Notes: Transfer RNA from Setaria italica, 72 nucleotides, folded computationally. Rfam family: tRNA. Its family is annotated with triplet codon-amino acid adaptor activity in the Gene Ontology. It is annotated as a transfer RNA. The organism belongs to Setaria, within Eukaryota. The prediction has a mean pLDDT of 83. The sequence is in RNAcentral, with records from Ensembl Plants and Rfam.
C1' cells in the first nucleotide's frame, strides 16, 4: 500500500429496514437487629463522523476516524 472483521447504556453483548434490549453494575424501596444475599421498582444510549439509498436507516451503499486481523 491493498484486504478482512469491529464500533450499540458505565462494562461485556443481542437486536440485521418500522419510533433499541438483555445480564453485570449504579439508585430507589421491601425483607433484617445490622450486614449480605434475595425480590421490587428507577435512571442511564440523537447505535464513531459525514454523505447516499429508502416512504422510513443501529440495520444496506460509499467515505472517513479509531480498534483488530491477513497479505506485500
Nucleotide at each position: 500500500g491493498c484486504c478482512c472483521c469491529u464500533a450499540u447504556g458505565g462494562c461485556u453483548c443481542a437486536g440485521u429496514g418500522g419510533u433499541a434490549g438483555a445480564g453485570c453494575g449504579u439508585c430507589u424501596g421491601c425483607u433484617u437487629c445490622g450486614u449480605a444475599a434475595g425480590c421490587u421498582g428507577a435512571a442511564g444510549g440523537u447505535c464513531u463522523g459525514c454523505a447516499g439509498u429508502u416512504c422510513g436507516a443501529u440495520c444496506c451503499u460509499g467515505c472517513a476516524u479509531g480498534g483488530g486481523g491477513g497479505c506485500a